[in-house]
RNA sequence: CGGGGCGUGGCUCAGCCCGGUAGAGCACCUGCUUUGGGAGCAGGGGAUCGGAGGUUCAAAUCCUCCCGCCCCGA
Numbered sequence: 001c002g003g004g005g006c007g008u009g010g011c012u013c014a015g016c017c018c019g020g021u022a023g024a025g026c027a028c029c030u031g032c033u034u035u036g037g038g039a040g041c042a043g044g045g046g047a048u049c050g051g052a053g054g055u056u057c058a059a060a061u062c063c064u065c066c067c068g069c070c071c072c073g074a
Stems, first nucleotide, its partner, number of pairs: 001073007010026004020057001028044005050066005
């Protein structure tokens, strides 16, 4: 320098191809249960999706640029 992959609650991921209410598991908080803890049961909070811009009635999803990490080639 060229090519490719990844970036979404605290963590691990799905959702993206084909635009239409942001989800799951674990973790966390509250209550019940227990002598207490754990387990179990019930309920609850938390991400506007790496950043910016564009297209659109509507963008995590499409387009452009940029940032970070990883891989391949030179």
Molecule: transfer RNA
Organism: Candidatus Omnitrophota bacterium